Predicted 3D model of a 122-nucleotide RNA (SAM riboswitch aptamer (S box leader)) from Lysinibacillus composti. RNAcentral holds the sequence, with entries from Rfam. Of the family's consensus pairs, 97% are formed in the model. The prediction has a mean pLDDT of 82.
[in-house]
RNA sequence: CCUUUAUCCAGAGUGGCGGAGGGACUAGGCCCGAAGAUGCCCAGCAACCAGCGAAUUCAUCAACUUGUUUUUGCAAAGGUGCUAAUUCCUACAGAUUCGAAUCGGGAUCUGAAAGAUAAGGG
Numbered sequence: 001c002c003u004u005u006a007u008c009c010a011g012a013g014u015g016g017c018g019g020a021g022g023g024a025c026u027a028g029g030c031c032c033g034a035a036g037a038u039g040c041c042c043a044g045c046a047a048c049c050a051g052c053g054a055a056u057u058c059a060u061c062a063a064c065u066u067g068u069u070u071u072u073g074c075a076a077a078g079g080u081g082c083u084a085a086u087u088c089c090u091a092c093a094g095a096u097u098c099g100a101a102u103c104g105g106g107a108u109c110u111g112a113a114a115g116a117u118a119a120g121g122g
Stems, first nucleotide, its partner, number of pairs: 001122008013042001015041003021032003026091004043083003048079002051074005058067002087114001092111007099103001
């Protein structure tokens, strides 16, 4: 860098450092920010992987066992992640609906795309 699977409306600070823009990219909106944002550290949150149990599927075995599938519980000392706003919202497609209505505007919903994170593969 490519790819697969899962998740993305919950949760998390009156701390320290620092000192100008920031909210991924493009565009449009809307916000955060010298009453100090973004970032870093600490602290915290969650529970993807790993850990310890229970049930369960299949395989193995004479049995014990071992491997495996799925669900679930515990803890948070391990590997990550996260800590304004739904991934801040919209952009593409479809459905429903509203409107002085064949225009392509408003609203709601669904899906996709893009992105983020984890675990696996190349």